[in-house]
């Protein structure tokens, strides 16, 4: 004290979620022990059973039985139980919270308007007398409940009468006080009203005396209860009007009392926006729960209070009730019944049963503390005291302490080395709480009574009362000793961030987890187990409610210009708020005091239980209400006054401010008439429409209706909406000047009034033009649209409606303060040498731009606030449903105004920032286009892929970046696939063991497809030594470890590799700016192939790229001459052959030289252009290699490596043969043509690059050819491959040909172990398609396309592919609109997986 959660990131605005604390709690796992607390929150649903208010014989009258005894009459039992009269309790105590928004509750008050048993005080008194009734007895009704009829009795039960006063009820005298009716005091007079000499004892002389304990009356207290009254404390206005006893008022009745509390009878009033009435909801306090607090939920348990008792209603008794276990009547339910009738009321204590997630015992005892009766004992007491149930709360305490390392085994992990569980554990020592068992002793006990003394009362040792000793009374619980013995006692939960805690396995968008965000689609720290870790502990967890965080209802402490928020705009009522001075009160406000604010709780301090929860005791708080004294500054009221607010008056101004009439011209359609004679009209292009009945077009003249060009202006007025041609007329505001007048009159406004675009609406006009709906033409896949051609309500007038707009400055209104600067409208003033309708200064309004400090998320804003301050209205509280539904109100109607909730989301949003991206803009580039040049799409083959097909046609590669791609070459092999047929430590490594001393090479045969198996023959006869059949070293046999897989994952990986793209971009450090995200630097203005340079700049350096270093090529020097070359000299068999040479070529090594170096111009004098000069080259000479930061989860597990998983007599290895070469068909990539720039025939000139001993193979021979048979020479500047071919000459004369050559037939060659399936060549024959190819599409800017032949690699054979090499050798680029793609600036954005995006509707 805060986190997570929109984004790609940021900053804000906003909601959701978590952390913490509580709970009368449930509900899962799990559980040793004690104390204090707690426990039906739901059905105020129903209730079996037993107890939850009795008691008094000392108030009164009666009075048993069972039993035992017996003398059989009786006696005790016993005047006892029981019933009943009578008194006092029963209105306490205990439950629950349905009801109730109300004097119910809580505060404070008041009652002069009131009662009060029982308890204490005082004072007086209790007198004569009568008449019943239950009990009981007899009869008798009823099933029962209950009764009924006559007899008969008592009282402290009832009634008459007497006395009496300080009591009541009228009248009176005096006198005091106060609160408005009014109260005390006192004199007198009349009326009225009591009672139980009872009950129980002691003494008695029986006359009485005396003590207690009861009546009656009056008066007082305590205490308790009754009424009144100001304040307070819930939701709704989508409840706006309520109200007839209703407000008052005479009188009367009633009550303890006041009162419309009731009645007659009179007035007509009473409450409401400060919320009447109606609706929904609730007991209410002290308290509790949270919170820093101020709130905010809450009303269990404990205290006070109030309503309730099966539901309604009623009253009686009584001091008290309209009564929880009384009574009446209704009314539902259970229950009993003989059917006629009757009983009943657990919201007491326990229980039970339904409901429910869910709440204990049908225990104990009055021993305590407390109530009722009682003179007392005592009796009642489910009140209480305890106890039992339930970890439901809160506290406490145990589950061992110490040592112990080979860091044991075991589990887990692993880089295989260790790590970690972990002093943990065994073991060793010790202790002894707890719980167990045995046993000892304490408190909770103080009363009553008894007994004993003694005191006081009294005539009295009686009796009563006090005292002191001894005796009696415990449901229920603790403490201590002592004993054994580590023995009997740990779990739950999480471990991906938030949040402490990490790893294997399984699983594989399944299964499941999740408070939010999110996790899981084969390497999951998020799912399930395991180890292990973290947290809390007899609990842990989850669920559910509060409060808190959440300033997210903001009072303390929020906002409305863009995030939710200013009403459309004035006018004004209630209300709120208000300018200066003096005086008064003295309501608010402050201050002191006095009352009171229960008690428990909180909270400090002290004790008491071993601590601690609990529990006493002081004390302080209870912020709070009242009530009295003072202070008066401020506010408020009253009163007297000022002049700056506000208004008024004069005298000016300026405006599209209103309203009503009037008038004007350009333009337009329409009529008439001319002229004139085929098209007009409209479109990107058309058409529909209009025109020979003469349109368009011109010309004249009429006609009508809107609407007012320029002036025109971020100018002007108006409150907004809104006002525009011109003149008048009436009229409203606004400004300056003067400061002359009133004296605060101000502001702002909840309802309320009115004003109030455009469309609509209702009536009647009008109607040119434009012009919804409609009708027609186009365009489209469609086009109920953009476009074209007509066109009707409407637009225009008059009278009323409606009442909303992005009605906006998306900014309510007033006042007042808080730099400037600079424009422009209206008006004033001063000064002035200026071109005097000027100029300069200055002032007041208004209306704009800019801009400081502030403010703000940011963008902005900024004397016209969004700044700082007051005053006052309005409205907001996530998105979505919804500005909807429902109900009101208005509206002719259309619709408007007011206005939710189910449900659902985890975000919606605002500014801003980088990139992406646009049928946005700017600049640029590039065979991108466009100028041209061959081409390919059509045939025919070749080859690749696709699809079908098959036993298998193995596998990858997929838009450019997959398809002559891996493969620089499948018959077998290769080879991965398929058939069949064989091995299984294997075809190959490595360890172990046992044997053999080998191995190796070679003959032959059998059996088979073949691997493979069984025979055989010959040649050789391992090294080294410490001499040990020791070591090494081979082979073989065996056993397990392991070996092997082109099996999967390129979405786990290195590696290497395509692409954008040889495009000029991509960063970075330190500064600066921004809360940030980020810019800046890299933009800017030239310039360049280039982020190449320059210049400027708040940016100044660096770094990957870019050049450039490297290689070929092009010019030249030197150097160096074989195998190359020959200019000069010689020789020749006429070939540089030979002898010479090394000058040229030409080889190859080392240089050199090109650098915008030099002139001229353009440019900012810069960078650099442009031209020139000289040079073999001229502006990066030409071409190679090089390929920034990154994108495509781009391609590869079958190139290698590699994790992980997966197969192990097989997914691995050997072989035979087959596939990879299949063929309705699609597709890309060549080859060859179609011909005459050709074809054939015929002649024979001229490179260059390579290759070559398992070879090239001259050259001879031969064969028509392929090729054969011999072969010199070369291991190469020396031989050979080798003939280069395009070209030159003839001939063919335009046709399916002397173009074409496919396709087939047949005869051969040649590699090869072998040419069917499936090689390449040849001759001979045969001649298919094809006459220059639709849409479409590709290469290419110079030695280039095109063409033409030639090597290579692979390779036994096989190329039209693939790398290369040289010959001939073009054509076009005006330029950048367009089409791809690329790069910078900029802009918009609701994309960011980024336009192949996002995202609406309809079905």
């Nucleotide at each position: 004290a805060g986190g997570g959660u929109u984004u790609g990131a940021u900053c804000c605005u906003g909601g959701c979620u978590c952390a913490g604390a509580g709970c009368g709690a449930a509900c899962g796992u799990u559980a040793g022990c004690u104390g204090u607390g707690u426990g039906g929150a739901u059905u105020a649903g129903g209730c079996a059973u037993g107890c939850a208010a009795g008691u008094c014989g000392u108030g009164c009258g009666c009075g048993a039985a069972a039993g035992u005894c017996u003398u059989c009459g009786g006696a005790c039992g016993a005047g006892u139980a029981a019933a009943g009269c009578g008194g006092c309790g029963a209105a306490a105590g205990g439950g629950u919270g349905a009801g109730u928004a109300a004097c119910a509750c809580g505060u404070a008050a008041c009652c002069a308007a009131c009662c009060u048993a029982c308890c204490c005080c005082u004072u007086a008194g209790a007198u004569c007398g009568g008449a019943a009734u239950a009990a009981c007895c007899a009869c008798u009704g009823g099933a029962a409940a209950c009764g009924g009829u006559g007899g008969g009795u008592a009282a402290u039960g009832c009634c008459g009468g007497a006395u009496g006063g300080c009591c009541c009820u009228u009248u009176u005298u005096g006198g005091a006080g106060g609160c408005a009716u009014c109260u005390c005091c006192u004199u007198a007079a009349a009326g009225g009203u009591a009672a139980a000499c009872g009950g129980c004892g002691g003494c008695u002389u029986c006359g009485g005396c005396u003590g207690u304990u009861g009546c009656u009356a009056a008066g007082g207290g305590a205490g308790g209860g009754g009424g009144u009254u100001g304040c307070g404390g819930c939701c709704u206005a989508u409840c706006a009007g309520c109200u007839u006893g209703u407000u008052g008022g005479u009188g009367a009745g009633g009550u303890a009392a006041c009162g419309g509390c009731u009645c007659a009878c009179c007035a007509a009033g009473g409450c409401u926006a400060u919320g009447a009435c109606g609706g929904g909801u609730a007991g209410c306090g002290g308290g509790u729960c949270u919170g820093a607090g101020a709130g905010g939920a809450u009303g269990a348990u404990c205290c006070g209070u109030c309503a309730c008792a099966c539901u309604g209603g009623g009253a009686c008794u009584g001091a008290g009730a309209c009564a929880c276990u009384g009574c009446c009547c209704a009314g539902a339910c259970u229950c009993c019944u003989a059917c006629g009738g009757g009983a009943g009321g657990c919201u007491g204590c326990a229980g039970u049963c339904g409901a429910g997630a869910a709440u204990c015992u049908u225990c104990c005892a009055c021993a305590a503390u407390g109530g009722g009766c009682g003179a007392a004992a005592g009796c009642c007491u489910g009140a209480u005291g305890g106890a039992g149930c339930g970890a439901c709360a809160c506290a406490g305490c145990g589950u061992g302490u110490g040592g112990g390392a080979u860091g044991a085994a075991g589990g887990c992990u692993c880089u295989a080395g260790g790590g970690u569980u972990g002093u943990a554990a065994a073991c060793c020592a010790c202790u002894g709480u707890c719980a167990c068992a045995c046993u000892u002793u304490a408190g909770g006990a103080a009363c009553c009574g008894c007994g004993u003394g003694u005191c006081g009362u009294u005539a009295a040792u009686a009796g009563c009362g006090g005292c002191a000793c001894g005796u009696c009374u415990g449901a229920c619980c603790a403490a201590g000793g002592u004993g054994a013995a580590a023995g009997g006692a740990a779990g739950c939960g999480c471990c991906g961030g938030c949040u402490a805690a990490c790893u294997c396995c399984g699983u594989g968008c399944c299964a499941g987890c999740a408070g939010c965000c999110g996790c899981g689609g084969u390497a999951a720290u998020a799912c399930g187990g395991a180890g292990g870790g973290c947290g809390c502990a007899a609990a842990c967890g989850u669920u559910g409610c509060u409060c808190g965080g959440a300033a997210u209802c903001a009072c303390u402490g929020g906002g409305c210009a863009u995030a939710a928020a200013g009403g459309g705009c004035a006018u004004g009522u209630a209300g709120g708020c208000g300018g200066c001075c003096c005086g008064a009160u003295c309501a608010g406000u402050c201050a002191g005091a006095u009352g009171u604010g229960a008690a428990a709780u909180c909270c400090u301090c002290c004790g008491g239980c071993u601590c601690a929860a609990c529990c006493g005791g002081a004390g302080a708080a209870c912020u709070g209400c009242a009530u009295u004294u003072g202070a008066u500054a401020c506010u408020a009221u009253c009163g007297a006054g000022c002049u700056c607010g506000a208004g008024g008056a004069u005298g000016g101004u300026u405006g599209g401010g209103g309203u009503a009439a009037g008038c004007g011209g350009a333009a337009c359609u329409c009529c008439u008439g001319g002229u004139g004679g085929a098209g007009c009209g409209g479109u990107g292009a058309a058409a529909u429409g209009c025109g020979u009945a003469g349109a368009u077009a011109u010309c004249a003249g009429g006609a009508g209706g809107a609407a007012c060009a320029c002036c025109a202006g971020u100018g002007g007025c108006g409150a907004a909406a809104g006002c525009g041609g011109c003149u008048u007329a009436c009229u409203g505001g606004a400004c300056c000047a003067u400061u002359u007048c009133u004296g605060a009159c101000g502001c702002u406004g909840a309802g309320g009034u009115g004003c109030g675009a455009a469309a609509g609406c209702u009536a009647g006009g009008g109607u040119a033009g434009c012009g919804a709906a409609c009708g027609g033409g186009a365009u489209u896949a469609g086009a109920u649209a953009c476009c074209c051609c007509g066109g009707u309500a409407g637009u225009c007038c008059u009278a009323g409606c409606c009442g909303u707009a992005a009605a906006c400055g998306a900014u309510g209104g007033g006042c007042a303060c808080u730099a400037g600067g600079u424009u422009g409208g209206g008006g004033g003033a001063a000064c002035u040498c200026c071109u005097a309708u000027g100029g300069u200064u200055u002032u007041c309004c208004c209306a704009g731009c800019u801009g400081u400090a502030g403010c703000a998320a940011a963008u902005g804003u900024g004397u016209u606030a969004a700044g700082u301050g007051c005053c006052c209205c309005g409205c907001c509280u996530g998105g979505g449903g919804a500005g909807u539904a429902c109900g009101c109100a208005c509206g002719c109607a259309a619709g408007u105004g007011u206005a939710a909730a189910a449900c659902u989301c985890a975000a919606a949003g605002g500014a801003a920032u980088u990139g992406a991206c646009g049928g946005g803009g700017g600049c640029u580039c590039a065979c991108a286009c466009a100028a041209g040049c061959g081409g390919u799409g059509g045939a025919g083959c070749a080859u690749g892929u696709g699809g079908u097909u098959u036993a298998a046609u193995u596998c990858g590669a997929a838009g450019c970046a997959a398809c002559g791609c891996g493969a620089a070459g499948a018959a077998c092999c290769u080879u991965a696939c398929c058939a069949g047929c064989c091995c299984u430590u294997g075809a190959c490594a490595u360890c172990c063991c046992g044997a053999u001393c080998g191995c190796g090479a070679u003959u032959u045969c059998c059996a088979g497809a073949g691997a493979u198996g069984g025979a055989u023959u010959u040649c050789u006869u391992c090294a080294g030594u410490u001499u040990g059949g020791c070591u090494g070293g081979a082979u073989c046999g065996g056993u397990g470890a392991c070996a092997g897989g082109u099996g999967c994952u390129g979405c786990a990986c290195g590696g290497c590799u395509g692409u954008c793209g040889u495009c000029a971009g991509c960063u970075c450090g330190u500064g600066u700016c921004g809360u940030g995200a980020g810019a800046u630097g890299u933009u800017g203005g030239g310039u360049u192939a280039a982020g190449u340079c320059c210049c400027g700049c708040a940016a100044c350096g660096a770094g990957c790229g870019c050049a450039a270093c490297c290689c070929c090529u092009g010019c030249u020097u030197u150097c160096a001459g074989u195998u190359g070359c020959c200019a000069u000299c010689g020789g020749u068999u006429c070939g540089g052959c030979c002898g010479g040479g090394c000058a040229c070529u030409c080889u190859g090594a080392a240089g050199g030289g090109a650098c915008u170096g030099c002139c001229g111009g353009u440019g900012a004098u810069a960078a650099a252009c442009c031209g020139g000069a000289g040079g073999a080259a001229g502006g990066u000479g030409g071409g190679g290699a090089c390929g920034a930061c990154g994108u495509c989860a781009a391609g590869u597990c079958a190139u290698c490596a590699u994790g992980g998983c997966c197969c192990u007599u097989a997914u691995g290895g050997g072989c035979u043969g087959g596939g990879c070469u299949a063929c309705a068909c699609a597709c890309g990539u060549g080859c060859u043509a179609c011909a005459a720039u050709g074809g054939c025939g015929g002649u024979g000139a001229c490179a260059g690059u390579g290759g070559g001993u398992u070879g090239c193979g001259a050259c001879c021979u031969u064969g028509c050819g392929a090729g054969a048979g011999g072969g010199a020479g070369c291991u190469a500047a020396u031989c050979c491959c080798c003939a280069a071919a395009a070209g030159c000459c003839g001939u063919c004369u335009c046709a399916g040909u002397u173009c074409g050559g496919a396709u087939u037939g047949u005869u051969c060659u040649c590699u090869g172990c072998a040419a069917c399936u499936c090689g390449a060549g040849a001759g001979c024959a045969u001649g298919a398609a094809g006459u220059u190819g639709g849409a479409a599409u590709c290469g290419c800017u110079a030695g280039u396309a095109a063409u033409c032949g030639c090597g290579g690699a692979u390779c036994a054979g096989c190329a039209u592919g693939c790398c290369g090499c040289g010959g001939u050798g073009a054509a076009u680029a005006c330029g950048u609109u367009c089409c791809c793609g690329g790069g910078c600036c900029u802009u918009g954005u609701a994309c960011a997986c980024a336009c192949c995006g996002c995202c609406c509707g309809u079905c």